[in-house]
RNA sequence: GGCGAUGUAGCUCAGCGGUAGAGCAGUGCCUUCAUAAGGCAUUGGUCAGUGGUUCAAACCCACUCAUCGCUA
Numbered sequence: 001g002g003c004g005a006u007g008u009a010g011c012u013c014a015g016c017g018g019u020a021g022a023g024c025a026g027u028g029c030c031u032u033c034a035u036a037a038g039g040c041a042u043u044g045g046u047c048a049g050u051g052g053u054u055c056a057a058a059c060c061c062a063c064u065c066a067u068c069g070c071u072a
Stems, first nucleotide, its partner, number of pairs: 001071007010024004018055001026042005048064005
């Protein structure tokens, strides 16, 4: 240099073009003499960025960025 994969909550990851989710973590409460465990509730996201297609994009297209792999 060429080709490809990945990028979504603090972390690990789901997500069939039609209201962005789970587990863990965080916060509050319950339970306990207290702690752990457990239960209930709850906070948290410019879906890497820019542009395009579409009535509608995390999802499709182009380019850019970051990480990883293959290849010369």
The RNA shown here (transfer RNA) has 72 nucleotides and comes from Candidatus Methylomirabilis sp. It matches the Rfam family "tRNA". From the family's description: Transfer RNA (tRNA) molecules are approximately 80 nucleotides in length. The family's RNA type in Rfam is transfer RNA.